[in-house]
RNA sequence: GCCCCGAUAGUGUAGUGGUAAGCAUGUUGGACUGUCACUCCAGCGACGUGGGUCCGAAUCCCGCUCGGGGCG
Numbered sequence: 001g002c003c004c005c006g007a008u009a010g011u012g013u014a015g016u017g018g019u020a021a022g023c024a025u026g027u028u029g030g031a032c033u034g035u036c037a038c039u040c041c042a043g044c045g046a047c048g049u050g051g052g053u054c055c056g057a058a059u060c061c062c063g064c065u066c067g068g069g070g071c072g
Base pairs, nucleotide, nucleotide: 001071002070003069004068005067006066007065010025011024012023013022018055026044027043028042029041030040031039048064049063050062051061052060
């Protein structure tokens, strides 16, 4: 230098064009319990960045940044 893959709550992940961005964990409050733990209920918390396409983009396209892998 070229090619491929990836980037989503604090953490691990699902979501491949539209109904609520979901689940687990975490955390806060409540229920339960003699207390704690467990369990249950509710809340909080995220789409790397800049453009483009589209009525509509986490999702499709291009650039950039970062991470991983391969070739030279």